[in-house]
Context: one part of a larger RNA
């Protein structure tokens, strides 16, 4: 390059959105670039292949055809693929009427716990461990009632349960704002997937500015253990942890499993809906969607195991891998306040 891969061996971007590119449903008619057939003529000769012929043979020199692939021209053809015209509804959208949701963003507001403060009661401990100590406590501490503060974070209900592109969301209300699905129709009429590059979002941590600080808790101090212990256990305890605005752009960002379309036994839960039986009804029972899990058959897979939510059978289209270590480094570039990131090698060496 090619072939060959990508759940666990090297390899699916952390995620969406979207220009370009690629790839594109049903039909009828045009056309003739792609495509296919045919002709012509050009691509110097040797070579290189077939058949001859000439040096006694070869090599080697000759003659004649052939073959190779291309590249104009030109006639036919019209089934694919393009291209143009027209037309459909099966994709894709729109409206309508519901539905469930911790879906995002703002304000409010409740009650439990911890702490801290002020006051009562009250008296010698308390806290803590393997066991102890340091810590707190006769300046009255732990307990225990009453008031008051203030900051965070919502027990039960909670659920292999929802909702969200992912990260991720979890008291109650109330205003914005989004998405998803159901069930009928009814309009637009290919208005689709995919996405290099870009352009958003994107958990902790960290950073910058000003607030906030109840627990918690790196660093940090001390008690302990320990042969040492710069841990592990303990008392404390500062950064952060919450808010805002703005940065950073990373994770084992995972289902380690890119997105889209179609098809392929079965049993069973379970969410949200519809449809039908049956019953007074509540229930039950069938079917069907869209989601989420479980077992399981053909197939797949080295095996594990996937198995209609596929790792299976097939197209499209991005990405991405090519021994193990050096090394996710150096160097350069972009990007970042910075810490750093993204790109992304080489010598060497097994």
């Nucleotide at each position: 390059c090619u072939g060959g891969g990508c759940g666990u061996a090297a390899a699916g971007c952390g995620u969406g959105c979207g220009c370009a590119g690629g790839c594109g449903g049903u039909u009828u008619g045009u056309u003739a670039a792609g495509c296919g057939a045919g002709a012509u003529g050009c691509g110097a000769a040797a070579g290189c292949c077939c058949u001859g012929g000439g040096c006694u043979c070869a090599a080697c020199c000759u003659a004649g055809g052939a073959a190779u692939c291309g590249c104009a021209u030109u006639u036919c053809g019209a089934a694919c693929u393009g291209a143009c015209c027209a037309a459909c509804u099966a994709g894709a959208g729109u409206c309508u009427u519901g539905u469930a949701g911790a879906g995002g963003g703002g304000g409010g507001u409740a009650g439990a716990a911890u702490u801290c403060c002020a006051g009562g009661u009250g008296u010698a401990g308390c806290g803590g461990u393997g066991a102890a100590a340091u810590g707190c406590g006769u300046a009255g501490a732990g307990a225990u009632c009453u008031g008051g503060a203030g900051g965070a974070a919502u027990a039960c209900c909670g659920g292999u349960g929802g909702c969200g592109a992912a990260g991720g969301c979890g008291g109650c209300c109330c205003c914005c704002c989004u998405g998803a699905c159901a069930a009928a129709g009814a309009c637009u009429g290919a208005c689709g997937c995919u996405g290099a590059g870009g352009c958003g979002c994107g958990a902790a941590a960290g950073c910058a500015u000003g607030g906030g600080g109840a627990g918690c808790a790196a660093a940090c101090a001390g008690g302990a253990u320990u042969a040492g212990a710069u841990a592990c256990c303990c008392u404390g305890g500062u950064a952060g942890u919450c808010c805002a605005c703005g940065c950073c752009g990373u994770a084992a960002a995972c289902g380690a499993u890119g997105a889209g379309u179609g098809c392929u036994a079965a049993g069973u839960g379970u969410u949200a809906g519809g449809g039908g039986g049956u019953u007074u009804c509540c229930g039950c029972c069938c079917c069907u969607u869209a989601g989420u899990g479980c077992u399981g058959c053909a197939g797949c897979u080295a095996a594990c195991g996937c198995a209609u939510u596929a790792a299976g059978c097939a197209c499209u289209c991005c990405g991405c891998c090519u021994g193990g270590g050096g090394a996710g480094u150096a160097c350069g570039a972009c990007c970042g306040c910075a810490a750093g990131g993204u790109u992304g090698a080489a010598a060497c060496u097994c």
Small-subunit ribosomal RNA, central domain from an uncultured bacterium, 350 nucleotides, folded computationally. Its mean pLDDT, the model's own confidence on a scale to 100, is 88. The full RNA is in RNAcentral, with records from ENA.